[in-house]
RNA sequence: ACUUAUGGUAGAGGUGCAUUGUUUAAAAGUAAACUGCAGGAUAUGUCAGGCAUAGAAGAUCGCAGUUGAAAGGAAACGGUGCCGAAGUGGUAAUAACCUGAUUUGUUACUGCUGGGCAUAUGGCGAAUAGUCAUAUGACUGUCAUCAAAAUUGAUGGAGCGCUGCCUAAAGA
Numbered sequence: 001a002c003u004u005a006u007g008g009u010a011g012a013g014g015u016g017c018a019u020u021g022u023u024u025a026a027a028a029g030u031a032a033a034c035u036g037c038a039g040g041a042u043a044u045g046u047c048a049g050g051c052a053u054a055g056a057a058g059a060u061c062g063c064a065g066u067u068g069a070a071a072g073g074a075a076a077c078g079g080u081g082c083c084g085a086a087g088u089g090g091u092a093a094u095a096a097c098c099u100g101a102u103u104u105g106u107u108a109c110u111g112c113u114g115g116g117c118a119u120a121u122g123g124c125g126a127a128u129a130g131u132c133a134u135a136u137g138a139c140u141g142u143c144a145u146c147a148a149a150a151u152u153g154a155u156g157g158a159g160c161g162c163u164g165c166c167u168a169a170a171g172a
Stems, first nucleotide, its partner, number of pairs: 002171002007166005014083001016082009032067006042054004046101005086113011114140002117137008142157006
C1' cells in the first nucleotide's frame, strides 16, 4: 500500500414524512343559552361505588319559539424541521375529583413497517371526506444473485438498509 464498522460525516427515494400559520367549505341551523306550554323527582362529572354540584324558587325527558357556536378532521396557499423521516402494537410511570375498569394525552423501553397509490374488510369519525390496522395488486427506490441483445429482464432480501468521503482495533 490492501480488506474489514450497528464508528464519524454528507446525501438519495417523491403525489416523500411530520408540524405550524392564513383562508375556505363542512360540522350546522347541530350543541348550548333564554322564553312559553306540558309534566312532577331526579340529573351531571366515560361506566360502577364514593364525593361534589344543580333541583318543588320545579330536575331529566317532550313540544314550540328566539338567539346561535366551537373542537377534532379536510382542501388550497405559505413557513419550519427532517429521510425510522414517521406510523403503529406491547409494557411501565404519570395526568384527566377519589378507588377499580376503560379511554385519551405525555414520557421511557421494546416489537413490526423501504415508500407512495388503488381495492376489500374492520376501527375512529357528522360524513360518501380523511385516517389507522390487515390482506391483495401493480408501480417505485435500493442491494444481492443469475441471464443478456449489456438499454434491460427474472428471482429474492430489508432502513441497525443503500451511496460518496474519512478513520482502523483486527486480518493477511
Molecule: Lysine riboswitch aptamer
Organism: Mobilitalea sibirica